[in-house]
Context: one part of a larger RNA
RNA sequence: CUUAGGCGAGGGAACUCGGCAAAUUAGCCCCGUAACUUCGGGAAAAGGGGUGCCUGAACUCCUAGCUACGCUGGGGGUUUAGGUCGCAGUGACAAGGGGGAGGCGACUGUUUACUAAAAACAUAGGAGGCCGCAAGCGCGAAAGCGUGUAAACGGCCUUUGAGUCCUGGCCAGUGGCGGUACCUGAAACCUGGGUUCAACCGGGCUAAGGGCCGCUAAACGCCGGGAGUAACUCUGACUCUCUUAAGGUAGCCAAAUGCCUUGUCGGGUAAGUUCCGACGUGCAUGAAUGGACCAAUGACCUCCCCACUGUCCCCGCCUAGGGCCCG
Numbered sequence: 001c002u003u004a005g006g007c008g009a010g011g012g013a014a015c016u017c018g019g020c021a022a023a024u025u026a027g028c029c030c031c032g033u034a035a036c037u038u039c040g041g042g043a044a045a046a047g048g049g050g051u052g053c054c055u056g057a058a059c060u061c062c063u064a065g066c067u068a069c070g071c072u073g074g075g076g077g078u079u080u081a082g083g084u085c086g087c088a089g090u091g092a093c094a095a096g097g098g099g100g101a102g103g104c105g106a107c108u109g110u111u112u113a114c115u116a117a118a119a120a121c122a123u124a125g126g127a128g129g130c131c132g133c134a135a136g137c138g139c140g141a142a143a144g145c146g147u148g149u150a151a152a153c154g155g156c157c158u159u160u161g162a163g164u165c166c167u168g169g170c171c172a173g174u175g176g177c178g179g180u181a182c183c184u185g186a187a188a189c190c191u192g193g194g195u196u197c198a199a200c201c202g203g204g205c206u207a208a209g210g211g212c213c214g215c216u217a218a219a220c221g222c223c224g225g226g227a228g229u230a231a232c233u234c235u236g237a238c239u240c241u242c243u244u245a246a247g248g249u250a251g252c253c254a255a256a257u258g259c260c261u262u263g264u265c266g267g268g269u270a271a272g273u274u275c276c277g278a279c280g281u282g283c284a285u286g287a288a289u290g291g292a293c294c295a296a297u298g299a300c301c302u303c304c305c306c307a308c309u310g311u312c313c314c315c316g317c318c319u320a321g322g323g324c325c326c327g
Base pairs, nucleotide, nucleotide: 001322002321003320004319005318006317007316008315010313011312014311019308027051028050029049030048031047036041038162052084053083054082055081056080057079058078059077060076061075062074063073064072065071066070085089097306098305099304100303101302102301103300104298105297109121110120125160126159127158128157129156130155131154136147137146138145139144163293164292165291166290168223169222170221173220174219175216176215177214178213179212182211183210184209189204190203191202192201193200224242225241226240227239228238251285252282263279264278265277266276267275
């Protein structure tokens, strides 16, 4: 020096991307316990006190005997009194650090066997589509097989993802479904020409499809611009205009989404590009590609506080193994 441990004056996160690591806490009994809440929780919340041993007493349970409404023994439990020792009584081992906020996912669960455990997947619940069974969907060249010991309170596919409050407008484009007097529409077939037979060139008829007409957004998706205007100013409820299929509703926000940006204001700090609360001029928020809120929950992510500490100021000592030296 290194690996694994032990201890440390004073300070106590000043360390660091970050309290990473370590320390603190710890069992049981008693007291006590907030916001919030889906009334179940939150909760071991938080925060306090006790805990060994010896000797009595009271009550109680089990059990044996006896002179049996009890007594005498043995064992267990609860409560209480007195005493006693140590620095220390869950004396070793074992054995939660805690709190306040925010984000995301409701939750338990699942996952990259061998760098990722998560906000990803799943989930209960919501919604849409196909299907009446010799079905629909899937595998297979077929035979056949699965769903299916099934039969719409079912199966398959897609989507969202507990709960609460909700889920706005647009069918022009793309897609899906339906309709269709009419138009288009290949071969075959009919037919005209042509060929000594053919080839070949026309005409007619016609399926699906397309045109055309509708419906459909919890289908893919999309959801504007320019002027003027109120008796200070500012702003613009109001008006005009261009334009679209319709011009973003309720909500929410510098957000896991905001370029400018360390936006501005407030809070916390002596000092805060992070954090929390607001504002909204939103480069480019927004409603099952779900929107907003949300108790509980999480080896998730972020911020703050208390306690605690060799993380640090600033290093020292000790134990064991290695390294190192000799052999």